[in-house]
RNA sequence: CUGCCCGAGGGGCGCUGCAGCACCAGCGACGUGAGUGCGCGGGUGCGAGGCUCGGGCAGAAGCGGUGCAAUAGGCAACGGCGCCCAUUCCUC
Repeated sequence: CUGCCCGAGGGGCGCUGCAGCACCAGCGACGUGAGUGCGCGGGUGCGAGGCUCGGGCAGAAGCGGUGCAAUAGGCAACGGCGCCCAUUCCUC
């Protein structure tokens, strides 16, 4: 750094819908043909933690002496729209 899993970022209901996923049909490419784990749209349905932080597993790249542990202190930022609940602060 990449992929996957887990946890956290307080919740609920409703709406829209990008990405993404599923299904259907089609175009192109390849193929003698059947077709193809290929590319590209269209339609329908689902779809507002997909992001960040922390931990774990696996892999890749780089580096080459300090690293680990313990203790103490501190601690996120963000997440379309509407409504509601909770929490904190201030004012009345």

Source information
SAH (S-adenosyl-L-homocysteine) riboswitch aptamer from Litchfieldella qijiaojingensis, 92 nucleotides, folded computationally. Model confidence (mean pLDDT): 76 of 100. Lineage of the source: Bacteria > Pseudomonadota > Gammaproteobacteria > Oceanospirillales > Litchfieldella. It was read from a public genome assembly, where an Rfam model found it.